[in-house]
RNA sequence: AGAAUUGAAGCUUGCUUCAAUUCUUAGUGGCGGACGGGUGAGUAACGCGUGGGUAACCUGCCCUUAAGUGGGGGACAACAGUUGGAAACGACUGCUAAUACCGCAUAAAGUUAAGAGUCUGCAUGGACUUUUAACCAAAGGAGUAAUCCGCUUUUGGAUGGACCCGCGUCUGAUUAGCUAGUUGGUGGGGUAACGGCUCACCAAGGCGACGAUCAGUAGCCGGCCUGAGAGGGUGAUCGGCCACACUGGGACUGAGACACGGCCCAGACUCCUACGGGAGGCAGCAGUGGGGAAUCUUCCGCAAUGGACGAAAGUCUGACGGAGCAACGCUGCGUGAGGGAUGAAGGCCUUCGGGUUGUAAACCUCUGUCUUCAGGGAAGAAAAAAAUGACGGUACCUGAGGAGGAAGCCCCGGCUAACUACGUGCCAGCAGCCGCGGUAAUACGUAGGGGGCGAGCGUUAUCCGGAAUUAUUGGGCGUAAAGGGCGCGUAGGCGGAUAUUUAAGUCAGGUGUGAAAACCCGGGGCUCAACCCCGUGAUUGCAUCUGAUACUGGGUAUCUUGAGGACAGGAGAGGAAAGUGGAAUUCCUAGUGUAGCGGUGAAAUGCGUAGAUAUUAGGAGGAACACCAGUGGCGAAGGCGACUUUCUGGACUGUAACUGACGCUGAGGCGCGAAAGCGUGGGGAGCAAACAGGAUUAGAUACCCUGGUAGUCCACGCCGUAAACGAUGAGUGCUAGGUGUAGGGGGUAUCGACCCCUCCUGUGCCGCAGUUAACACAAUAAGCACUCCGCCUGGGGAGUACGGCCGCAAGGUUGAAACUCAAAGGAAUUGACGGGGGCCCGCACAAGCGGUGGAGCAUGUGGUUUAAUUCGACGCAACGCGAAGAACCUUACCAAGGCUUGACAUCCAUAGAAUCCCGUGGAAACAUGGGAGUGCCCUUCGGGGAGCUAUGAGACAGGUGGUGCAUGGUUGUCGUCAGCUCGUGUCGUGAGAUGUUGGGUUAAGUCCCGCAACGAGCGCAACCCCUAUCUUUAGUUGCUAACGCGUAGUGGUGAGCACUCUAGAGAGACUGCCGGUGACAAACCGGAGGAAGGUGGGGAUGACGUCAAAUCAUCAUGCCCCUUAUGUCUUGGGCUACACACGUGCUACAAUGGCCGGUACAGACGGUUGCGAAGCCGCGAGGUGGAGCUAAUCUGAGAAAGCCGGUCUCAGUUCGGAUUGUAGGCUGCAACUCGCCUACAUGAAGUCGGAAUCGCUAGUAAUCGCAGGUCAGCAUACUGCGGUGAAUACGUUCCCGGGCCUUGUACACACCGCCCGUCACACCAUGGGAGCUGGUAACACCCGAAGUCGGUGAGCUAACCCCCGGCAGCUAUGCUGCCGGCGGCGACAGUGGGUCCGUGAGGACCCACGAAAGCC
Repeated sequence: AGAAUUGAAGCUUGCUUCAAUUCUUAGUGGCGGACGGGUGAGUAACGCGUGGGUAACCUGCCCUUAAGUGGGGGACAACAGUUGGAAACGACUGCUAAUACCGCAUAAAGUUAAGAGUCUGCAUGGACUUUUAACCAAAGGAGUAAUCCGCUUUUGGAUGGACCCGCGUCUGAUUAGCUAGUUGGUGGGGUAACGGCUCACCAAGGCGACGAUCAGUAGCCGGCCUGAGAGGGUGAUCGGCCACACUGGGACUGAGACACGGCCCAGACUCCUACGGGAGGCAGCAGUGGGGAAUCUUCCGCAAUGGACGAAAGUCUGACGGAGCAACGCUGCGUGAGGGAUGAAGGCCUUCGGGUUGUAAACCUCUGUCUUCAGGGAAGAAAAAAAUGACGGUACCUGAGGAGGAAGCCCCGGCUAACUACGUGCCAGCAGCCGCGGUAAUACGUAGGGGGCGAGCGUUAUCCGGAAUUAUUGGGCGUAAAGGGCGCGUAGGCGGAUAUUUAAGUCAGGUGUGAAAACCCGGGGCUCAACCCCGUGAUUGCAUCUGAUACUGGGUAUCUUGAGGACAGGAGAGGAAAGUGGAAUUCCUAGUGUAGCGGUGAAAUGCGUAGAUAUUAGGAGGAACACCAGUGGCGAAGGCGACUUUCUGGACUGUAACUGACGCUGAGGCGCGAAAGCGUGGGGAGCAAACAGGAUUAGAUACCCUGGUAGUCCACGCCGUAAACGAUGAGUGCUAGGUGUAGGGGGUAUCGACCCCUCCUGUGCCGCAGUUAACACAAUAAGCACUCCGCCUGGGGAGUACGGCCGCAAGGUUGAAACUCAAAGGAAUUGACGGGGGCCCGCACAAGCGGUGGAGCAUGUGGUUUAAUUCGACGCAACGCGAAGAACCUUACCAAGGCUUGACAUCCAUAGAAUCCCGUGGAAACAUGGGAGUGCCCUUCGGGGAGCUAUGAGACAGGUGGUGCAUGGUUGUCGUCAGCUCGUGUCGUGAGAUGUUGGGUUAAGUCCCGCAACGAGCGCAACCCCUAUCUUUAGUUGCUAACGCGUAGUGGUGAGCACUCUAGAGAGACUGCCGGUGACAAACCGGAGGAAGGUGGGGAUGACGUCAAAUCAUCAUGCCCCUUAUGUCUUGGGCUACACACGUGCUACAAUGGCCGGUACAGACGGUUGCGAAGCCGCGAGGUGGAGCUAAUCUGAGAAAGCCGGUCUCAGUUCGGAUUGUAGGCUGCAACUCGCCUACAUGAAGUCGGAAUCGCUAGUAAUCGCAGGUCAGCAUACUGCGGUGAAUACGUUCCCGGGCCUUGUACACACCGCCCGUCACACCAUGGGAGCUGGUAACACCCGAAGUCGGUGAGCUAACCCCCGGCAGCUAUGCUGCCGGCGGCGACAGUGGGUCCGUGAGGACCCACGAAAGCC
């Protein structure tokens, strides 16, 4: 002011006025907005924590004490009127109240000043009593009243705050010096209060290696996580403190602020605008946008707890109480329970039998937690009663229904619980580490199964642990990272004995504190738990009081053993300076002398006839000092070596009279410090970087040679490093010995010197305990202890970059990071390897003989070709190999033609015995037709069975298709090399070693001896076979000495078994014997005897293992693949091609031979689908023939070289035989592609083979023939057999291979190993870089907002005074000064245009526009 109600008065009786009450609202006034709530930007600080101090302080509301509250005054809002502005907001005039504002009075107490006194404290001081003087207060309201609420001054308290101090509180020294109000004093000012807080003056201080200053990072704490602890990390929620409130500055008000939701200014941003001017601040609760890997509802209520105001009712409260959202965390519960075997179906696997999913399911019987519905229904409320519940019809209780609505995620190679299949094929992918994946993936993907956890499970990130991997507890430094190059010495650290004192450290007890929450323990409450409540403990700390005194420290006194000094000795390349000496090199001069010298692996460059080298004499000059010389000496280290003198340092021994702890170490600091290098000046003989030339070499900017300059030397000055090493810091004490050596002493002994014993000091070796990862160290420790210093913390980047310091420079010192790797490293072990060593062996070399490589041919391979030229084998250890024999077959390849349960096996059904013969088509396979024919066993006479054939269906057959890197078996090779292992014991932490090595010896790991080894196994050897000699047995088919018979001739025959021979059994040879050597051994050498002599000769026999050696095509076999074909049958072709290359062979090139003639002697083997005689035919191959033979009987079968004789006479031949022609023969179904042989004719290359390379050591090489297997036929191949029959071996240096021992190793896929650097390309990270630009910090100067304080003060005048005019004072405003921001004088920024500079990033200049502020 408005509204309503009631009452009263007035009268115009429905209006006006007044009063009271209630409600609403603006303003005045009071209190509160400094609490509560949020956030962590700033802050490395008295900010925080902890403990103290204020005798240097304040404190509204609250409690308490004492005293008071008298009397006055004038205004300003609201309001009314006028008015400005778009608004925000004002301006002027007029009126008015108060607990608003202002004087005056009073003054117990208080404050100030001066004085007196009592008591007291750690200093300044403090408390109390008292005297005098000055100054300073107040407000009322409600109620009838009692009284209540206020107000003023004061005492004490409580609460809250302020200030000061001790201690604690991150990283960086590549931040070492910082500071002028700075440090202190005096005085003034200021503050609640001390204080340089501020000002004037004076002094020159203050902080800092115990880390100042600077830089970076960060709110601190109770606590939380982890850890056995000590620690490490962290500071969400809850609680305490601090700081901040858009950014920066400032004050006002107030008890309290320099104030989150107050004010002023400046700035950035957003919004409104009429362009003049204004407004704002979510790090309050919700919410929005943006950012982001990511974080919620614009909810309910003041019912409880708490706060503000109020007398109260009450109002306010996004504090708070609750609900919502999110598995974000912790906790509890559920998703069912019992029965249920035909172990269902399905899935998966399979050895095809089964197993597993799995009592799991189905099915049966139940239960009802959670859920759903219905009924009931709290506590939380509060001390007289009533009223009051957001949560919430929530928790909870009762009833009903129905297994219904409710299981996922990760993993399954090891760590680490849990396995199979398929797919994939170093792809796709996995992966925490190691690592999986290249055709059988428990590691990828899927499935089945399994394991783990479970409303969760995995991943990612971070922290602690393990990590003794920063080591206080609790590490190290010889070689793994790590001892400073060495000394002197400052600070510091540590320090001998005795006594006494003190009580700082130390120890014991008490007191205070260590907030609450949290933690531990014991109880209690929510059905349990999580959670909450109560009590105790703990809070290891700090402060203070009392006590103890062994040890450490401080003080005092004493001691001598540590240390030092004195005296007497001897040793020494210790240092510095001066002088002296001889040998040698080089040069110069002179002589003699002549052609080379020098140098090397060999040479050349070089020097020399202008006279070198060589040699003699003289001289010059510089440098270094032979012998002595020695793990000898001296020195701190670097280092020091002719002799003499001078100066000088240190150590050692002895004596024990002196001092009395004087000591040890040593961050910084100072000094010394090899060689090279640098500066200045000398010097310069030799040597010698660089350089030049000659060699070597693919090259040779090297090694070798000839020269040669710096330098090496001296003086002075720098440098400051080395594998400056003992890769071992200094000092002290202790802990078995033995043996050298250097210096000194003592004892014994001696005439003396030796010898011997012993002490100290130095310097070596061996070695016990102990130590060590081992190697090793071991009184000179790397042992046992103490003190001090230095240093280390994976490899690389890197001792680099940047910065600092030092230096003339070279460079030194200090010294990172990004990035990158999963190792780098030490010691030892076993192997392997070495253009390492030692020993030994082998046709390995050497010594020999003969070949290959050249020719022709044969054969195999590569390559090429082809329809196909099937496949395999590839250094030795593939290549005359599989293949002991491809015309068809073989045959696997190619072309063509056929078959599809198949050429072959088993099962089933049907039919037929089987089988044989003849046609047709065809290249054949095959297709098709006809004929003959009926067997064996059983029988119930129907039939059945076995075997065979044909047809049909399906299980299946089949595959010389792939993988030998999925395999078995077999084989090759090292290699017939002598090795490879084990048990027990011993040694070593271990890998491992020993044995097995060593001394001898052997063919041998053969044997002997020794030995921490003793034994054993597989290998060696032997046992087996053949062969060489003899004996015995047995004599036919063998043999024939004697006897008989017989023949052209022959053991042809009788006879015999003597011989040869055959084939059984034995003997023999064993280093057994002798001599020598040796170790008295093993053994070796020589010899005897013997047929044979030292494994007699040969064969078979092949250790553990190596080579992913060879073979899936001998065979077997897993897996994969094909199934009218990658199977199978047939015909033809091919494997036999041919520019070429290689391997293995044959034949040759001739006279040691060819040819012709004659003539002699083997062994072994084969033969009935066979060998095949004699005889006859043919030039011959061969034909004919068919005796004999199932073989010591017959036969192949003639051996050849040889020997005798002849011829050829050195030629492309009488060598050589290729090639070709013609004519034949044989085998076979068939010789065209594509066989062998014969005869005649033809008569090629080739005249002994380049580089290179192979075999062989004795009955061997060489040479000569013979036989066999394969086989119808085909042999220069292969396997055997005999004949003739050599040469050479000095030897182990070298090549190759092997064995043993040893050594080095960065190798272990093992030297065909490992590994280094440049370059090219791409990418990543980092450093430098002429410079450019942004940010931050600091310094100097200028201007300077708001505002505080001070000065001044035109003008104005409510109270108060008044002489009524107004003065003084005060206040407001203005101006101004200090402090306190930007700016500017046509300017900066910016924009537009133009010119110019720069490689560029960028920059400069000119013109125009250009706000506010300021000047005026």
The prediction has a mean pLDDT of 81. Predicted 3D model of a 1416-nucleotide RNA (small-subunit ribosomal RNA) from an uncultured bacterium. The RNAcentral record of the sequence draws on ENA and SILVA.